[in-house]
Molecule: THF (Tetrahydrofolate) riboswitch aptamer
Organism: Sedimentibacter hydroxybenzoicus DSM 7310
RNA sequence: AACAGAGUAGGCAAGGUGCGUUAAGUGUUAGGGGAUGGGAUGUCGCCCUUAAACGAAAGCUUUACGCUGCGGUAUCUUGUCGCUUCCGCUGUA
Repeated sequence: AACAGAGUAGGCAAGGUGCGUUAAGUGUUAGGGGAUGGGAUGUCGCCCUUAAACGAAAGCUUUACGCUGCGGUAUCUUGUCGCUUCCGCUGUA
């Protein structure tokens, strides 16, 4: 020097535990900010926040911090997929 590999934020699936159903959350648009393989860099990916628009599945009974559902719901675990550019790390004849 060449070749190969590991490794992110997150996505998807399943299970557990919650939240809401007196409507938060999820999703959309715009503004602002933040973090993001081991280092630096970075967004059309991710998160937070402000504003706007839109919007729902409740039912049962023994009335109990009850049960069953519903929400493109939160989180944890497992499996699986998984960085742009440069550098680094590991391995190979």